Background: Predicted 3D model of an 87-nucleotide RNA (c-di-GMP-I riboswitch aptamer) from a Chloroflexota bacterium.
RNA sequence: ACUGAAAAACGGCAAACUUAGCGAAAGCUAGGGACGCAAAGCCAAGAGUCUACAGCUCAUCAGAGCCAUGACAGUCGGGUUGCCAGU
Numbered sequence: 001a002c003u004g005a006a007a008a009a010c011g012g013c014a015a016a017c018u019u020a021g022c023g024a025a026a027g028c029u030a031g032g033g034a035c036g037c038a039a040a041g042c043c044a045a046g047a048g049u050c051u052a053c054a055g056c057u058c059a060u061c062a063g064a065g066c067c068a069u070g071a072c073a074g075u076c077g078g079g080u081u082g083c084c085a086g087u
Base pairs, nucleotide, nucleotide: 001087002086003085004084012037013036017032018031019030020029021028022027035074041080042079043078046076047075048072049071050070055066056065057064058063
């Protein structure tokens, strides 16, 4: 520098669930816990998905609808850095 189908991993991450905290919610953080992961590291300015406090619209005043500026990188793609193995 290139490649990585299968196998492997010194070491690493951690789904569901759960405890505490934060948040309007989606969800996040920390502890427990492992379904899985070779980028399940980072980037939300590509697509997608979730939520809708505030705002807007409607209303029979019960509420309903719209909306990302909120969130998801463990949905897909892309960018970027790195580990291991092989050449």
The sequence was found by an Rfam model in a public genome assembly.